Formats: sequence, structure tokens, C1' cells
RNA sequence: ACCUAGGUAGCUCAGGGGUAGAGCGAAAGACUGAAAAUCUUCAGGUCGGAAGUUCAAAUCUUCCCCUAGGUA
Repeated sequence: ACCUAGGUAGCUCAGGGGUAGAGCGAAAGACUGAAAAUCUUCAGGUCGGAAGUUCAAAUCUUCCCCUAGGUA
């Protein structure tokens, strides 16, 4: 330099054009003499950045940044 995969909640990851989700974690409550476990509720994201296509983009296209791997 080029190729491939990836970047989404605090962490691990789904979702691949039509209102952004799960598990764990955090907070509040129930339960308990008190904890743990369990149950309920709740907060937290303009989806790495910019531009383009589209009625509509996390999703498609281009460029850039970052991570991992590969070729020379």
C1' cells in the first nucleotide's frame, strides 16, 4: 500500500431499508431479623465521523478514523 471482518446501552452482543433490542450490570421497590437468591419496575443510545441515494438509512454507496486478521 491493498484485501477481509468488525465499530450499536457501563460490558458481551443481536438487529442488514419502515418507531433501536436482549443478557449481564446500575437504580428503586417487594420478600428477609439482616443479607444472598428470586420477582416487579425503571433509567441509560440521535447505532465511530462526514457526504450521497431514498418518501424513509443503524442497515445501501463513497471518503475518513479506530480495532483484529491476511497478502506483498
Annotation: The prediction has a mean pLDDT of 85. The RNA shown here (transfer RNA) has 72 nucleotides and comes from Teleaulax amphioxeia. Rfam family: tRNA. Gene Ontology term of the family: triplet codon-amino acid adaptor activity.